[in-house]
RNA sequence: AGAGUUUGAUCCUGGCUCAGGACGAACGCUGGUGGCGUGCUUUACCCAUGCAAGUCGAACGGCCUUGGCGCAAGCCUUGGCAGUGGCAGACGGCUGAGUAACACGUGAGGAUCUGUCCAGUUGAGGGGGAUAGCCGCUCGAAAGAGCGGGUAAUACCGCGUAAGCUCUAGGCAACUAGAGGAAACCUGCAGGGUAGCACCUGUGGGGCGACUGGAGGAGCCCGCGGCCCAUCAGGUAGUCGGCGGGGUAAAAGCCCACCGAGCCGAUGACGGGUAGCUGGUCUGAGAGGAUGAUCAGCCAGACUGGGACUGAGAGACGGCCCAGACUCCUACGGGGGGCAGCAGGGGGGAAUCUUGGACAAUGGGGGAAACCCUGAUCCAGCGACGCCGCGUGAGGGGCGAAGGCCUUCGGGUCGUAAACCUCUUUUGCCAGGGAAGAUGAUGACGGUACCUGGCGAAUAAGCCCCGGCUAACUACGUGCCAGCAGCCGCGGUAAUACGUAGGGGGCGAGCGUUGUCCGGAUUUAUUGGGCGUAAAGAGCGCGUGGGCGGUUUUAAGAGUCGGCUGUGAAAUCUCCAGGCCUAACCUGGAGGGCUCGGCCGAGACCUUGAGACUUGAGGGUGGUAGAGGAAGGUGGAAUUCCGGGUGUAGUGGUGAAAUGCGUAGAGAUCCGGAGGAACACCAGUGGCGAAGGCGGCCUUCUGGGCCAUACCUGACGCUGAGGCGCGAAAGCGUGGGGAGCGAACCGAAUUAGAUACUCGGGUAGUCCACGCCCUAAACGAUGGACGCUAGGUGUCGGGGGUAUCGACCCCUCCGGUGCCCGAGCUAACGCAGUAAGCGUCCCGCCUGGGGAGUACGGCCGCAAGGCUAAAACUCAAAGGAAUUGACGGGGGCCCGCACAAGCAGCGGAGCGUGUGGUUUAAUUCGACACGACGCGCAGAACCUUACCAGGGCUUGACAUCUACCCGUAAGCCGGUGAAAGCCGGCCCCCCUUCGUGCGGGUGGACAGAUGCUGCAUGGCUGUCGUCAGCUCGUGCCGUGAGGUGUUGGGUUAAGUCCCGCAACGAGCGCAACCCCUGUCGCUAGUUGCAAAUCUAGCGAGACUGCCGAGACAAACUCGGAGGAAGGUGGGGAUGACGUCAAGUCAGCACGGCUCUUACGUCCUGGGCUACACACACGCUACAAUGGUCCGUACAGCGGGGAGCGAUAGGGCGACCUGUUAGCGAAUCCCUGAAAGCGGACCUCAGUUCAGAUCGGAGUCUGAAACCCGACUCCGUGAAGGCGGAGUUGCUAGUAACCGUGGGUCAGCACACCGCGGUGAAUACGUUCCCGGGCCUUGUACACACCGCCCGUCACGUCAUGAAAGCCGGCAAGACCUGAAGCCGUUCGAGCUAACGGAGGGAAACCUUCGAGGCAGGCGUCGAAGGUCGGGCUGGUGAUUGGGACGAAGUCGAAACAAGGUA
Repeated sequence: AGAGUUUGAUCCUGGCUCAGGACGAACGCUGGUGGCGUGCUUUACCCAUGCAAGUCGAACGGCCUUGGCGCAAGCCUUGGCAGUGGCAGACGGCUGAGUAACACGUGAGGAUCUGUCCAGUUGAGGGGGAUAGCCGCUCGAAAGAGCGGGUAAUACCGCGUAAGCUCUAGGCAACUAGAGGAAACCUGCAGGGUAGCACCUGUGGGGCGACUGGAGGAGCCCGCGGCCCAUCAGGUAGUCGGCGGGGUAAAAGCCCACCGAGCCGAUGACGGGUAGCUGGUCUGAGAGGAUGAUCAGCCAGACUGGGACUGAGAGACGGCCCAGACUCCUACGGGGGGCAGCAGGGGGGAAUCUUGGACAAUGGGGGAAACCCUGAUCCAGCGACGCCGCGUGAGGGGCGAAGGCCUUCGGGUCGUAAACCUCUUUUGCCAGGGAAGAUGAUGACGGUACCUGGCGAAUAAGCCCCGGCUAACUACGUGCCAGCAGCCGCGGUAAUACGUAGGGGGCGAGCGUUGUCCGGAUUUAUUGGGCGUAAAGAGCGCGUGGGCGGUUUUAAGAGUCGGCUGUGAAAUCUCCAGGCCUAACCUGGAGGGCUCGGCCGAGACCUUGAGACUUGAGGGUGGUAGAGGAAGGUGGAAUUCCGGGUGUAGUGGUGAAAUGCGUAGAGAUCCGGAGGAACACCAGUGGCGAAGGCGGCCUUCUGGGCCAUACCUGACGCUGAGGCGCGAAAGCGUGGGGAGCGAACCGAAUUAGAUACUCGGGUAGUCCACGCCCUAAACGAUGGACGCUAGGUGUCGGGGGUAUCGACCCCUCCGGUGCCCGAGCUAACGCAGUAAGCGUCCCGCCUGGGGAGUACGGCCGCAAGGCUAAAACUCAAAGGAAUUGACGGGGGCCCGCACAAGCAGCGGAGCGUGUGGUUUAAUUCGACACGACGCGCAGAACCUUACCAGGGCUUGACAUCUACCCGUAAGCCGGUGAAAGCCGGCCCCCCUUCGUGCGGGUGGACAGAUGCUGCAUGGCUGUCGUCAGCUCGUGCCGUGAGGUGUUGGGUUAAGUCCCGCAACGAGCGCAACCCCUGUCGCUAGUUGCAAAUCUAGCGAGACUGCCGAGACAAACUCGGAGGAAGGUGGGGAUGACGUCAAGUCAGCACGGCUCUUACGUCCUGGGCUACACACACGCUACAAUGGUCCGUACAGCGGGGAGCGAUAGGGCGACCUGUUAGCGAAUCCCUGAAAGCGGACCUCAGUUCAGAUCGGAGUCUGAAACCCGACUCCGUGAAGGCGGAGUUGCUAGUAACCGUGGGUCAGCACACCGCGGUGAAUACGUUCCCGGGCCUUGUACACACCGCCCGUCACGUCAUGAAAGCCGGCAAGACCUGAAGCCGUUCGAGCUAACGGAGGGAAACCUUCGAGGCAGGCGUCGAAGGUCGGGCUGGUGAUUGGGACGAAGUCGAAACAAGGUA
């Protein structure tokens, strides 16, 4: 730091995906050890049990207890206990529900409080009355409670005293005056005292009151900062402020009465959703983004809701009261409880630990202290949950062992890996010693860490991956199955992608997977993006808030900048050191870090204040163009209709028609009239307007622009969220109007259909007035303003200059509107002074495709609908521009028997052959549009032969090697059999180095396969196409694919040649070179031969060479001469890069797979020859240009030895005979050519046409013609009278017609390959059909039009909207009721020790009155509850709407090429 993925390829846009890091994790497989960390993220769900907050006897009375003294009362002493009292239970610990808030962070502020602690000043005098405990009685199941009696205090209450304390008054203050206003004692030692206590004195310790400060803590207020939704836009009644009062520690509507009507809000109030905040943590280059576990700070909460009490501090986790839910006990009367403390349980969940030890350390509470308490804490336990460290051995070891895997069978690899030898002992186990942590004592951890000795390689390796991204490949299995997959994508018989194995790569006590976050993603862009066509400029204007703003002077100093300073907790982070062996971890030092505060300074920019200026902007004056707008008037042409005239049969319409109109007189034509709408020519790429838009002429009213001038104002400007206005067409409302046109609708056509295109009609509408609607491809798909940046050429408006008789012409300035082209920009196309260039300012908008501009909500509208605007789900793309092709019912140019013009056919018949189909035991297999079908097959009776049936063989019909045995020539015979085969017998030569060779047998390696795959292949072939194309090197152009060259102008059969040209050359093709043929010459020649011809060899000849014409030239074309031949003379061979997964595994070869007494091989017989049919290619015909008969003429190419076979003879003939002749062939034979020509008959008839079919008789080949050959003769004599739609060949020695030869072959030819004979017609021409070439154009195609692709319907799945409703949740409102409690108030016959008065009493005390307090009552507030109507939100819902996806469904054919109606 990037990579994969849209395409045939390219560039761009753009999304998706991956590689990295991280985690309080979980899951799968695996698991040796230690250290340090860490561990309910879910139900703030419920909890059994134990523990987590007590302590103080030096505050107090008493009780129990030990010891002592004493007769006893009692006293001293030891240890403890409940109660009164004090301090602490407001800390520590847990959790994150709530909270969007001054809750938190940060920085400031003032009107405050503060137990214990520290410093200081000062005080502590003198009295009093109660009450727990205790005792007695009573109630209760319990919890607990009541009554009576007596008692202490550092508990409680008066009184006294006091300040610099509080209040009041005065005062600026120092302060002055008045009033108010406090306390508590306990104890050690010594002395005194007492019978002993008590008590007193002294001296210490602890405590108490008041005040002033401090430290630390707390409360309150403010600036700034940090989430989402505007589909939440208005909110607010104590609300905002004032005065007075209350209240608090303290400011304050905090609360109350009254008065005023404010206050908050697009810089986002209010509402909704979500969320504890921070230091930090993770990531990132950073800016950012995400996060808020552990640790630390703050906040909030303690079953839910409310409340206060106590107190320095609480509205109190382990306190109280009330209400509610839940739960437990109960004697049913009534009571108890709150683990979000530590463990632990249940439940939930993918998931999170021990009911451990200790107060040894640190810290906390109490105490004078000893000490007690402390699930805070320190330790231990469990979990690979994380980070870090260590180990599972080290060295040697080649014969490269065995084994596995692969293999081209040679080998390779696992692999020095193992074995084996030597060595070590971390870890482990055993034994011994044994800490630091503690400053004097005290150690849970712990007999731990650590050290020493001993034992023994011993106790210790897995996980993922290996198609690309991404590092690592083979084999087998599987066969679109099973499966994989992060994305692209793998799997349909050769899978490096599935599964297994071997091997390899990565990491390693872990490895993978899943989830989440950041990154990559400059893919929300401040750093750091865009908007003509990719997503994206609002339809246009006016303008509010806001943002931004010309030149110059001066002042200030908010922004800004600099310096100093305060703060920014610690931890974390970075750096440097240090401590545990190292590291993780820990410790120390330094640094870094905020949007913050204070002070000092700077004054450019910016801002503000004051002043000036004129160039921005506006105004004045003078001109000027215009379909700018509105209203009123007016004109002619045309269409239609009405009336009349003339006139007669059509008219109209179309591709062609028909519907329609017309003899009731149309159309045509003339005259007159009515009415509505639109304004020909001028007219222009022209003008005007902000846009929409505006077009006859005239008048009135009215907006804006431009030019000139430089007179005035003096920045008055630009943009513009909201807002307001305008806004084509269609549409809506009311009322008019209605000629033409014309949705809907009705007909006529077209069509498979035609709810369309075409035609005939035709209603709304189109027009007017008024009012709505508010959209558009409202487009320049390009927001507005200003400035700057080469040129050229039109046009509109205005001005100036020059010249002129002059409107012209020429030069020039300003404004508008076009075209072309630089720099620059752009992905490209393109834009280019009218920018898409270079800059500034402001607004709008975009962030993958689909879902969707849809749903819901809101606003607007009469409606139609508009504006605003999602999500679920789904896809791996959707796109832009350009490139190369291909294609087009696009264009241009040009070819071809492509059409046309001709000739002969095919398609109909019969037959032959091939094929399909069917049949069959088998009808072997292949070939399938052209380019399969007389094709492989140049020839199936057996053979061939691959098929079928049956009979056999198993190292095999064939090859090589090997071991052993037998025999040594080959061979012959017999039995059986259909044969093959099986069984048996006989014969036995030659050479020889005596072993091999050869033959046979047995066994082993192996053979064999026309079995599969032509989609694994080679080779060969077909086809486009004998078409003229296909490429390369270098250069140039382009970001690139690619282009150029190869395009263009001519020309050609041709990319043939010429010219031009950023190309210059070259290659494969074309042509030529090769063969045949046409003319001539020469040479040679047998079997040919006078010569000539002929044969076969050499040469000549033709090159647009010559003349003329055409064109600028050239290439070339046309005409002519000469010539046998003239413009490649004719024919052949020759087939570029490539295409069709074209054909062939059955010609051959070959990878892989399959068979192995069978899918091999041999044999006999059958089949490939079947036959209702269909097609293809042929043959023969249908006749008179013919048939038959007689006569007669003329070829060429070829072939011949298991051959061709003469003459002759026989047979009607096929053919036969022949010891035949000749001939290995220019000699002999095949070999008679036929059509033709001459003559005769037939006379239009299914015939003297045609010959199928069938019967009979033969010939030939061959072992063998039954299935199944050819031919001959006699007889038979079918269809067929020229062939529908359609279709084939051919342009000259061609078609057609005629025969002839050859290959194959024993035989079989209508086929195939050749040969000659006779020998035409036609081509105007390139519109059309087919194929092709070049250029160009469009494209949504690229397996490329046999392409792509749309919508309905049907089926399945999924998510979602609506819906009569139904069921929840949340917050609020109104009213009712109203607990606890605080506050207020209170009649009175309730209760009441302390103070006061009075009375009584010796006193204790009693009575009464007062003050005060309590209870009770009443009132305000008030949680919960109830009733009611609404709001927001969720679930569900018969049915319903569309949407997405699904391999091959249905119907059509809308789009992409003019997509066939753009």

Small-subunit ribosomal RNA from a metagenome, 1462 nucleotides, folded computationally. Its mean pLDDT, the model's own confidence on a scale to 100, is 86. The RNAcentral record of the sequence draws on SILVA.